[in-house]
Transfer RNA from an Anaerolineae bacterium, 72 nucleotides, folded computationally. It matches the Rfam family "tRNA". From the family's description: Transfer RNA (tRNA) molecules are approximately 80 nucleotides in length.
RNA sequence: GGCGACGUAGCUCAGCGGUAGAGCAGGGGACUCAUAAGCCCUGGGUCGUGUGUUCAAAUCACACCGUCGCCA
Numbered sequence: 001g002g003c004g005a006c007g008u009a010g011c012u013c014a015g016c017g018g019u020a021g022a023g024c025a026g027g028g029g030a031c032u033c034a035u036a037a038g039c040c041c042u043g044g045g046u047c048g049u050g051u052g053u054u055c056a057a058a059u060c061a062c063a064c065c066g067u068c069g070c071c072a
Base pairs, nucleotide, nucleotide: 001071002070003069004068005067006066007065010024011023012022013021018055026042027041028040029039048064049063050062051061052060
């Protein structure tokens, strides 16, 4: 340099045009002599950036940025 995959919550990921979610982690509660596990409640998001298409974009198109892989 070329090709491909990926970028969504603190972490790991789902969602692939119509209200942004799960598990774990975090906070609180109850339980216990106490701690942990388990139980109940709960906060947390520029959906990588910009532009475009659309009534409507995390989702489609284009450009750019970043990560990984393959080829040279």